[in-house]
RNA sequence: GCCUCUGUAGUUCAACGGAUAGAAUAGAAGUUUCCUAAACUUUAGAUCCGAGUUCGAUUCUCGGCGGAGGUA
Numbered sequence: 001g002c003c004u005c006u007g008u009a010g011u012u013c014a015a016c017g018g019a020u021a022g023a024a025u026a027g028a029a030g031u032u033u034c035c036u037a038a039a040c041u042u043u044a045g046a047u048c049c050g051a052g053u054u055c056g057a058u059u060c061u062c063g064g065c066g067g068a069g070g071u072a
Base pairs, nucleotide, nucleotide: 001071002070003069004068005067006066007065010025011024012023013022018055027043028042029041030040031039048064049063050062051061052060
């Protein structure tokens, strides 16, 4: 260089083209406890970038960027 796959909360993963983009874990506050841990309650946090298709895009198409693998 070329080919394939991939990119969503801090992390690991969900999400028929139509949901308030959800869960676990981590974070913050509270309850409980002598303290800590555990448990319970509450809470904040994300779609890599830009175009296109569509009434509607996390999802489909194209380009770019990043990552992984393959190839000489």